[in-house]
This is a predicted structure of a 266-nucleotide RNA (Bacterial large signal recognition particle RNA) from a Fidelibacterota bacterium. It was read from a public genome assembly, where an Rfam model found it. Its mean pLDDT, the model's own confidence on a scale to 100, is 75. Rfam family: Bacterial large signal recognition particle RNA. Rfam classes the family as a non-coding RNA gene.
RNA sequence: UCGUGCUAGAUGGGGAAUUAGCGGUGCCCUGUAACCUGCAACCCGCUAUAGCAGGAUUGAUGCUUGCAUGAGGCAGAUGCUGAUCUUUUUAUGCGAGUUAAGUGGUAUUGAAGUUUCAAUUCUUCGCAAUGGUUUUACACUAAACCCCGUCAGGACCGGAAGGGAGCAGCGGUAGGUGCAUAAAAUUAUGUGCCGGAGAACCCCUGAAAUGGAGCUAACUGAUUCGUCAUAAUUUGAUUCCAGGUUUGUCAACUUCAAGUGCACGA
Numbered sequence: 001u002c003g004u005g006c007u008a009g010a011u012g013g014g015g016a017a018u019u020a021g022c023g024g025u026g027c028c029c030u031g032u033a034a035c036c037u038g039c040a041a042c043c044c045g046c047u048a049u050a051g052c053a054g055g056a057u058u059g060a061u062g063c064u065u066g067c068a069u070g071a072g073g074c075a076g077a078u079g080c081u082g083a084u085c086u087u088u089u090u091a092u093g094c095g096a097g098u099u100a101a102g103u104g105g106u107a108u109u110g111a112a113g114u115u116u117c118a119a120u121u122c123u124u125c126g127c128a129a130u131g132g133u134u135u136u137a138c139a140c141u142a143a144a145c146c147c148c149g150u151c152a153g154g155a156c157c158g159g160a161a162g163g164g165a166g167c168a169g170c171g172g173u174a175g176g177u178g179c180a181u182a183a184a185a186u187u188a189u190g191u192g193c194c195g196g197a198g199a200a201c202c203c204c205u206g207a208a209a210u211g212g213a214g215c216u217a218a219c220u221g222a223u224u225c226g227u228c229a230u231a232a233u234u235u236g237a238u239u240c241c242a243g244g245u246u247u248g249u250c251a252a253c254u255u256c257a258a259g260u261g262c263a264c265g266a
Stems, first nucleotide, its partner, number of pairs: 001266006009058003012030004020047005035055005062260005068254001072250007080243003083238003089232005094226006101220003104216003113210006121199006127192002129189008138178004147172004156163002
């Protein structure tokens, strides 16, 4: 130096959390190398030699340590950016109002204004309508009797003449019923616009007189207000949200370096 076979070792690592501390299951980051089974978050197993039990693979080109690098995590700082809120101002849009420069419409077939009358509105009276009530007229009805008149028949009294009472029937009076008819009286109103009187009349409508050239505000324009929305600007704030920068800490993979067995044979 080479070959063969063993042994040590290794068979992921890390962060936060949990824990007296260590590791594991679970959560998160990274990585690929051979690990599998059982235990286990109100936890499971251990003790600074810090998972326990069993099995399997690999095996000193492996393993241990250190430097470099720095994926990623955790903690802090920083309004640095986004984001959010707030403040100032401007513009635009939207809404409301005013104006009357332009356009349009209308007007000497007579504008605005003014006056008068009416309409409209309210109150009241009357009238009409409608509804209620009462009376009269008409018809029926005392429907066995408890109203009146007349009372057939029949019954009763009487020797007779005659007499009293009296049912049915008929008529009448009282009361009742009917007549969605007629007439009269009375009463009521969110019925009517019919008549009259009074009041009100800012606006709206019509007519007449006066007046003698405007009126209108639909569109454009000007202007005032509102702050509802959008954009820009300006002031301040906020790690609750996302990221950046920075400090510290832990740190995977990887590079490099050092250290590190045994046996046999050539």